[in-house]
Context: one part of a larger RNA
RNA sequence: CUGGGCGUAAAGCGCAUGCAGGCGGUUUAAUAAGUUGGAAGUGAAAUCCUAUGGCUCAACCAUAGAACUGCUUCCAAAACUGUUAGACUAGAGUCUGGGAGGGGAAGAUGGAAUUAGUUGUGUAGGGGUAAAAUCCGUAGAGAUAACUAGGAAUACCAAAAGCGAAGGCGAUCUUCUGGAACAGUACUGACGCUGAGAUGCGAAAGCGUGGGGAGCAAACAGGAUUAGAUACCCUGGUAGUCCACGCAGUAAACGAUGAAUGUUAGUCGUCGGAUAGCAAGUCUAUUCGGUGAUGCAGUUAACACAUUAAACAUUCCGCCUGGGGAGUACGGUCGCAAGAUUAAAACUC
Numbered sequence: 001c002u003g004g005g006c007g008u009a010a011a012g013c014g015c016a017u018g019c020a021g022g023c024g025g026u027u028u029a030a031u032a033a034g035u036u037g038g039a040a041g042u043g044a045a046a047u048c049c050u051a052u053g054g055c056u057c058a059a060c061c062a063u064a065g066a067a068c069u070g071c072u073u074c075c076a077a078a079a080c081u082g083u084u085a086g087a088c089u090a091g092a093g094u095c096u097g098g099g100a101g102g103g104g105a106a107g108a109u110g111g112a113a114u115u116a117g118u119u120g121u122g123u124a125g126g127g128g129u130a131a132a133a134u135c136c137g138u139a140g141a142g143a144u145a146a147c148u149a150g151g152a153a154u155a156c157c158a159a160a161a162g163c164g165a166a167g168g169c170g171a172u173c174u175u176c177u178g179g180a181a182c183a184g185u186a187c188u189g190a191c192g193c194u195g196a197g198a199u200g201c202g203a204a205a206g207c208g209u210g211g212g213g214a215g216c217a218a219a220c221a222g223g224a225u226u227a228g229a230u231a232c233c234c235u236g237g238u239a240g241u242c243c244a245c246g247c248a249g250u251a252a253a254c255g256a257u258g259a260a261u262g263u264u265a266g267u268c269g270u271c272g273g274a275u276a277g278c279a280a281g282u283c284u285a286u287u288c289g290g291u292g293a294u295g296c297a298g299u300u301a302a303c304a305c306a307u308u309a310a311a312c313a314u315u316c317c318g319c320c321u322g323g324g325g326a327g328u329a330c331g332g333u334c335g336c337a338a339g340a341u342u343a344a345a346a347c348u349c
Stems, first nucleotide, its partner, number of pairs: 004320003007303002012317001014201004021194003025088007033081002035077008049065006091191001092188003095184003103177007110154001115149007125136002162169002206247006215241002220236004258316006266294012278281001298305002322349003331342004
């Protein structure tokens, strides 16, 4: 190189945008770079192969042939690929219309609850557990009522539901703003797909500066348990959790399933849009797009997947090649650090 793979055995980058590259719809004409056929030249000798011969055989050697699958030039063909010029609308995009949505950012406002404080009532317990104790309380707790403060989260609605590329998004209102679906079929006319490097986004924890701090709570302290208990349980409690700006760049970042396109039985739900019907409803049917269940063909080692494929095909990218050593060492790059990323070998089974 050929080849085999990547849901669970090793293997899909966390996700997107996108330069280069690779691949690319229908049609007409030209061209002849790729392609195909033919011819000529060349492709040293030796080697390889075939045949015959020579050393007593063989190795070895000699002769002849074939071959040297290549390169160059010329002629021809024009289906396919390429190139040039033109046309098209089924891909892609734009426009118009009425709708759906926890999509994003900022601001404002609300109620429930926890906690703390003040005041009133009131008196001996409260709290906690399997049981207790640490803890709080006669300096008046807990309970109850009113008021005040502050922070965080938004019960019900809530769903197999919705939106987003992923991470993720849930009180209400306002402003700004992204995307998708449907319908119309007005416009452009292949403008497309993928995408090494690159760039951006990226939960939680963590880091820096400045705020904030109700609840919860690593660390820590005490009480229990226990043979011990650096735990599980209890009482406290600091970082943190929250906000602004900056860094970090990782997760079982999961559907453990890359993106895109086309094709291939159904049935039952549900969300958004559109159309039609008459029986006019909490309706039925059709259709497009999403999201679930079940199931045929097919696939699969099995489990299972099955029009949202793990089926049948095509294009492009990423990745895998026995276990351990090891996602480690060294070096490079990035980072304030923590560390991240790239990534071996000896040795061993």
About this RNA:
A computed fold for a 349-nucleotide part of an RNA from an uncultured Campylobacterota bacterium, annotated as small-subunit ribosomal RNA, central domain. The prediction has a mean pLDDT of 88.